[in-house]
Background:
This is a predicted structure of an 86-nucleotide RNA (c-di-GMP-I riboswitch aptamer) from an Armatimonadota bacterium. Lineage of the source: Bacteria > Bacillati > Armatimonadota. Its Rfam family is "c-di-GMP-I riboswitch aptamer". Rfam links the family to the GO term cyclic-di-GMP binding.
RNA sequence: GACAGCAAAGGGCAAACCUGUAGUGAUGCAGGGGCGCAAAGCCGACGGGUCUGCCGCAGUGGUUGGCAGAUGGCUGGGUUGCCUGU
Repeated sequence: GACAGCAAAGGGCAAACCUGUAGUGAUGCAGGGGCGCAAAGCCGACGGGUCUGCCGCAGUGGUUGGCAGAUGGCUGGGUUGCCUGU
C1' cells in the first nucleotide's frame, strides 16, 4: 500500500419514543434514550429511490408532468479513518 473482517482490545455513532426549539411541511438542531451500525464519519454542487410543498391536469377520489425542498441510519458512487488478519 492492497484485500478481507466473524472474534478480541481501545473506543465511536445513536433508531423508535419523550421534552424544548426552527420550519407550511417532509425534516433539522439540543437534551434524555438505545433499535441497531465495521464506516450508522463526511459529500444532496454526480445518479437513482423515497418523502414534503407549490404550479398545472382533473374537479368525488386520484395523479402523467414541472419547479423548489428534505433524506448519507434507502442506495450506487466519491472521499477520510481505528484495530486485527493475509

Its mean pLDDT, the model's own confidence on a scale to 100, is 82.